[in-house]
Context: one part of a larger RNA
Molecule: small-subunit ribosomal RNA, 5' domain
Organism: uncultured prokaryote
RNA sequence: UUGAACGCUGGCGGUAUGCUUAACACAUGCAAGUCGAACGGAAACGAUGGUAGCUUGCUACCAGGCGUCAAGUGGCGGACGGGUGAGUAACGCGUAGGAAUCUGCCUAGUAGUGGGGGACAACCAGGGGAAACCCUGGCUAAUACCGCAUAAUCUCUACGGAGAAAAGAGGGCCUCUUCUUGAAAGCUCUUGCUAUUAGAUGAGCCUGCGUGAGAUUAGCUAGUUGGUGAGGUAAAGGCUCACCAAGGCGACGAUCUCUAGCUGGUCUGAGAGGACGAUCAGCCACACUGGGACUGAGACACGGCCCAGACUCCUACGGGAGGCAGCAGUGGGGAAUAUUGGACAAUGGGCGCAAGCCUGAUCCAGCAAUACCGCGUGUGUGAAGAAGGCCCUAGGGUUGUAAAGCACUUUCAGCAGUGAAGAAAAGCUUAAGUUUAAUACGCUUGAGUCUUGACGUUAACUGCACAAGAAGCACCGGCUAACUCCGUGCCAGCAGCCGCGGUAAUACGGAGGGUGCAAGCGUUGUCC
Numbered sequence: 001u002u003g004a005a006c007g008c009u010g011g012c013g014g015u016a017u018g019c020u021u022a023a024c025a026c027a028u029g030c031a032a033g034u035c036g037a038a039c040g041g042a043a044a045c046g047a048u049g050g051u052a053g054c055u056u057g058c059u060a061c062c063a064g065g066c067g068u069c070a071a072g073u074g075g076c077g078g079a080c081g082g083g084u085g086a087g088u089a090a091c092g093c094g095u096a097g098g099a100a101u102c103u104g105c106c107u108a109g110u111a112g113u114g115g116g117g118g119a120c121a122a123c124c125a126g127g128g129g130a131a132a133c134c135c136u137g138g139c140u141a142a143u144a145c146c147g148c149a150u151a152a153u154c155u156c157u158a159c160g161g162a163g164a165a166a167a168g169a170g171g172g173c174c175u176c177u178u179c180u181u182g183a184a185a186g187c188u189c190u191u192g193c194u195a196u197u198a199g200a201u202g203a204g205c206c207u208g209c210g211u212g213a214g215a216u217u218a219g220c221u222a223g224u225u226g227g228u229g230a231g232g233u234a235a236a237g238g239c240u241c242a243c244c245a246a247g248g249c250g251a252c253g254a255u256c257u258c259u260a261g262c263u264g265g266u267c268u269g270a271g272a273g274g275a276c277g278a279u280c281a282g283c284c285a286c287a288c289u290g291g292g293a294c295u296g297a298g299a300c301a302c303g304g305c306c307c308a309g310a311c312u313c314c315u316a317c318g319g320g321a322g323g324c325a326g327c328a329g330u331g332g333g334g335a336a337u338a339u340u341g342g343a344c345a346a347u348g349g350g351c352g353c354a355a356g357c358c359u360g361a362u363c364c365a366g367c368a369a370u371a372c373c374g375c376g377u378g379u380g381u382g383a384a385g386a387a388g389g390c391c392c393u394a395g396g397g398u399u400g401u402a403a404a405g406c407a408c409u410u411u412c413a414g415c416a417g418u419g420a421a422g423a424a425a426a427g428c429u430u431a432a433g434u435u436u437a438a439u440a441c442g443c444u445u446g447a448g449u450c451u452u453g454a455c456g457u458u459a460a461c462u463g464c465a466c467a468a469g470a471a472g473c474a475c476c477g478g479c480u481a482a483c484u485c486c487g488u489g490c491c492a493g494c495a496g497c498c499g500c501g502g503u504a505a506u507a508c509g510g511a512g513g514g515u516g517c518a519a520g521c522g523u524u525g526u527c528c
Base pairs, nucleotide, nucleotide: 002525004524005523006522007521008520011375012374013373014372015371016370017368018367019333024331025330026329028328029327030326033076034075035074038073039072041069042068045067046066048063049062050061051060052059053058054057083286084285085284092211093210094209095208096207097206098205101203102202106199107198108197109196110195111194112193113192114148116146117145123138124137125136126135127134128133154163155162156161168191169190170189171188172187173186177184178183179182212258213257214256219249220248221247224246225245226244227243228242229241230240231239261283262282263281264280265276266275267274268273288309289308290307291306292305311322312321313320314319339365341364342363343362347361348359349358350357351356378408379407380406381405388399389398390397391396412469414464415463416462417461418460422455427449428448429447430446431445432444433443434442472517473516474515475514476513477498478497479496483512484511485510486509487508493500494499
């Protein structure tokens, strides 16, 4: 010094921190969804309308026309956020550089968004299975899928040329055309989609230097080192393969073994240095163990898939299901480490035009003297120096102004009341500007209005009552501040070192007194 533990003790508050061991096994709940403004639709719920029954305000049925929406197709997100440190002595990390790359969403620019087609879910019908689930037939939509057209500053090129795109959705309006109600084409606004150029952000790759211990590890290496060609990748490269050459590393420590995530930093120290790498932040690695790819801008993917293995569970024995090193929680291990809590109010994230939904991220609360900091447990007065205790040379001394008594105060805790800040937005109304054919719809700015707090019985303040509810622990031979009596008698015991105890022990045990710290004190571990 501490992520500490143990013993005794324990009033309050604030701020932090809390499985260092078994990367042991996990019951249960939650932790990643969202979009109906992409789509076909309608299992619930509600409103409205209709029909029927009547107990005249209920029940049943009908209507996707409406609010909405289970399941499904589709899009985006599940590669972030959260956890852990097993592995890794390595371009893993740190630092300084480099060239042969990709980059969804976002920003800026340019150009386009034409015309077609066939399916598959859902659904219906049939079937199999204990279940998980699966099979067959039929219908159907799309921002799902596939051609065609067109396309350059894009790609390839033998410089002749060749190749390759797209999707719509929502709001508003009749100025022009058609039917003349209002709609359709149309116009317009918003947002998508496609191609491409830049940017930004993120990521991949390469290199110099730095980054533990052991020589009781001295030789190591065949894709090994280099070249040519090819393949592969977003991309350089033995990354992979064929052929050729025989190289490459090493006492400036290769190889092997052991240990270990790295850093900013933390602790200590005057510094140099030493030790450590909890919390917080950056990077890396991992997700039951091992392997593999798929999808995708991005993964070889913690809460995705496949295979193998171990383990657990279900089973009708044919076959299936699972992965807390997410948050809580359980068993186990251990000296030892918390609640199966609240809320999305704030901050941030995902989706969405938005309203909003989701969010064990986060913000809060609970538990623990685990740490640091602050406060309190009264203040003044009070000598008959009371009683009691202890000591005594029996005179007295000491505990000790300590108590009692008298006067006062009320922090904190208690009770009652008042009561901030964390809240700004979004929404609605409206004014101006912009857009437009438009006084729509949008967007920007201003004004008004309506609300939104888990914490929370908040913080803070005011009042009430009562000294009332709040002190221990270790030590007293020397080091080292603090001494006497009794008991014990090398016994019982103490002890960090020296040492103490064998009949007067300031060293053991108790008592009185004292000393030191104090809601802590001491012991043990650990580091400087």